RNA sequence: GAAUUAUAGAGAAGAGCGGAGAGAACAGGCUCAGUGAAGCUCUAGCAACCUGCCCCCCAAGGGCAAGGUGCUAAAACCUGACCCGAAAGGGUGAUUAUAACUC
Numbered sequence: 001g002a003a004u005u006a007u008a009g010a011g012a013a014g015a016g017c018g019g020a021g022a023g024a025a026c027a028g029g030c031u032c033a034g035u036g037a038a039g040c041u042c043u044a045g046c047a048a049c050c051u052g053c054c055c056c057c058c059a060a061g062g063g064c065a066a067g068g069u070g071c072u073a074a075a076a077c078c079u080g081a082c083c084c085g086a087a088a089g090g091g092u093g094a095u096u097a098u099a100a101c102u103c
Base pairs, nucleotide, nucleotide: 001103002102004100005099006098007097008096013043014042015041016040017039021032022031023030026080027079028078029077044072045071046070049068050067051065052064053063054062055061076095081092082091083090084089
């Protein structure tokens, strides 16, 4: 990097360095940002995909832990394509992200 499967309206922030952008990309909107953005580091935390242990004959299901990842503004910030609807709105999808596994 590619394929497959699952999940994405829940949850969880401080410090140091840094110095102007950030919210994946494009467009529109909206928001965050010198009361300090991105990025890097440290510490803390959240969650429970993989993992370990336990209940269970096994499985299914459940519980505990937190070793490998991941995450810690706003729904993946919202919309974009299609369907339903008078509208408000609802549903599906695309894309993206993460995990596991395969190549």